Annotation: A computed fold for a 73-nucleotide RNA from Closterium sp. NIES-68, annotated as transfer RNA. The coordinates come from a structure-prediction model, not an experiment, and the mean pLDDT is 80. Its Rfam family is "tRNA". Rfam classes the family as a transfer RNA. The RNAcentral record of the sequence draws on Rfam. Lineage of the source: Eukaryota > Zygnematophycidae > Desmidiales > Closteriaceae > Closterium peracerosum-strigosum-littorale complex.

RNA sequence: GGGCUUGUAGCUCAAUGGAUAGAGCAUAUGGUUCCGAACUAUAAGGCUAAGGGUUCGAAUCCCUUCCUGCCCA
Numbered sequence: 001g002g003g004c005u006u007g008u009a010g011c012u013c014a015a016u017g018g019a020u021a022g023a024g025c026a027u028a029u030g031g032u033u034c035c036g037a038a039c040u041a042u043a044a045g046g047c048u049a050a051g052g053g054u055u056c057g058a059a060u061c062c063c064u065u066c067c068u069g070c071c072c073a
Base pairs, nucleotide, nucleotide: 001072002071003070004069007066010025011024012023013022018056027043028042029041030040031039049065050064051063052062053061
């Protein structure tokens, strides 16, 4: 330099172009307990890598850039 792949909550991952983007773990608070752990209820936590385009509507489709990983030279 070329090709492919990847990017969504603190972490691991979902989400057919259409409801306010969800789940598990973790975290916080309450219940439970002599105190913890476990269990249980609730809550907080996202500009969906950045910019632009298509569309009535984009995490999703297209373009550019950046990033992750792999291959070729």